The part of an RNA shown here (large-subunit ribosomal RNA, domain III) has 383 nucleotides and comes from a termite gut metagenome. The prediction has a mean pLDDT of 81.

Context: one part of a larger RNA
RNA sequence: GAGUAGCGAGAUAAAUGUGAGAAACAUUUAGGCCGAAUAUCUAAGGUUUCCUGAGUAAAGCUUAUCUGCUCAGGGUUAGUCGGGGCCUAAGGCGAGGGCGAAAGCCGUAGCCGAUGGACAACAGGUGGAAAUUCCUGUACUACGUAUGUUCAGAACUGUGGCGACACAGAAGGGUAGGAUGUCCCGGGAAUCGGAUAUACCGGGCCAAGCGUAUAGGUUUUCAUAUAGGCAAAUCCGUAUGAUUUAAGACCGAAACGUGAUGGGGAGUGAACUAUAGUAACGAAGCUUCCAAACCCAUGCUGUCAAGAAAAACCGCUAUUGUAACAUACGUACCCGUACCGCAAACCAACACAGGUAGAUGAGGAGAAAAUCCACAGGCCGAC
Numbered sequence: 001g002a003g004u005a006g007c008g009a010g011a012u013a014a015a016u017g018u019g020a021g022a023a024a025c026a027u028u029u030a031g032g033c034c035g036a037a038u039a040u041c042u043a044a045g046g047u048u049u050c051c052u053g054a055g056u057a058a059a060g061c062u063u064a065u066c067u068g069c070u071c072a073g074g075g076u077u078a079g080u081c082g083g084g085g086c087c088u089a090a091g092g093c094g095a096g097g098g099c100g101a102a103a104g105c106c107g108u109a110g111c112c113g114a115u116g117g118a119c120a121a122c123a124g125g126u127g128g129a130a131a132u133u134c135c136u137g138u139a140c141u142a143c144g145u146a147u148g149u150u151c152a153g154a155a156c157u158g159u160g161g162c163g164a165c166a167c168a169g170a171a172g173g174g175u176a177g178g179a180u181g182u183c184c185c186g187g188g189a190a191u192c193g194g195a196u197a198u199a200c201c202g203g204g205c206c207a208a209g210c211g212u213a214u215a216g217g218u219u220u221u222c223a224u225a226u227a228g229g230c231a232a233a234u235c236c237g238u239a240u241g242a243u244u245u246a247a248g249a250c251c252g253a254a255a256c257g258u259g260a261u262g263g264g265g266a267g268u269g270a271a272c273u274a275u276a277g278u279a280a281c282g283a284a285g286c287u288u289c290c291a292a293a294c295c296c297a298u299g300c301u302g303u304c305a306a307g308a309a310a311a312a313c314c315g316c317u318a319u320u321g322u323a324a325c326a327u328a329c330g331u332a333c334c335c336g337u338a339c340c341g342c343a344a345a346c347c348a349a350c351a352c353a354g355g356u357a358g359a360u361g362a363g364g365a366g367a368a369a370a371u372c373c374a375c376a377g378g379c380c381g382a383c
Base pairs, nucleotide, nucleotide: 012030013029014028015027016026017025031380032379033378034377039360040359041358045340046339049338050074051073052072053071054070055069059067060066079140080139081336082335083334084333086117087116091112092111093110097106098105099104121138122137123136124135125134141332142331143330144329145328146327147326148325149324150323152322158316159315160314161313166303167302168301169300172296173295174294177290178289179288181286183204184203185202186201187200205263206262209258210257211256216251217250218249219248221242222241223240224239225238226237228236229235267281268280304307346355347354363373364372365371
């Protein structure tokens, strides 16, 4: 320079409390803001920021009794969630091998590698901080042991099937969800006055699993013979013959029953010195309508640019030589799990008006996730 610029989008007010000290902390009341988000879950990333107690030098664009700050202590519980002990894609590595003065480059078999395939758990409760992990109830998966029944079963590899897939469009059956009410249940009568019922306010549910089963979808079946499927095959393929457009088979949401003599539930509501809408108790479960981008459905129809792989799984035989089913009991490895996550905790030198993948996303008006108002929920953002 200069007590100058600035103090980084925005609504606060009052009372009470704590305290040395309060515009900013806590509580309450009123007001306001967001509400396809400024709500909720979660990936990446961060790595203790989470919770409790104590503190106020510095950090916080002011203050601070407060804090994502400082100090101390505590907190993340899994057969089923995500990953590994399974599989492969792009890509990487690469036994032998090819090439190359060397270093090394390429690459077969193979291995690694999810953003894909396969694979068994749901509902409720609980805490200062964890929950599909703890607890309660009800399940499922794999393996082991025992018992019983049956006579077929069959590892690795091989062989075949399946897994197995584009895009667009339309219609149908459902569910989630929502609305409605002379229906059901609960509530109170406030106030200056009125209002006793067809008024007002609130609520009107529930999973996996198991059983049964269909709206719908797909599909001929059998016999004989095999120069094919590196050997074999009863399997697949091929050929021939017979047979049927409808039975059977397979797939398949939902509803229904059970699960549930359970849970949850508006509301009612204590005691103790201490705090709490806590413990405890607990009603009703209907009607009609709307309706998904979710499920049936990798379905159906159409089109051309013709739309992963491997394992799991299911047949077949070869080899081998014992297994399968049922019931009961038992067993169950490693890693992640706190918290933020459109943000003051990530990426931007900052507590930065920027950037950041996915899921849920109610109501009135509306074509709509636009926009306005507003549920649940969150916030009033540090001068």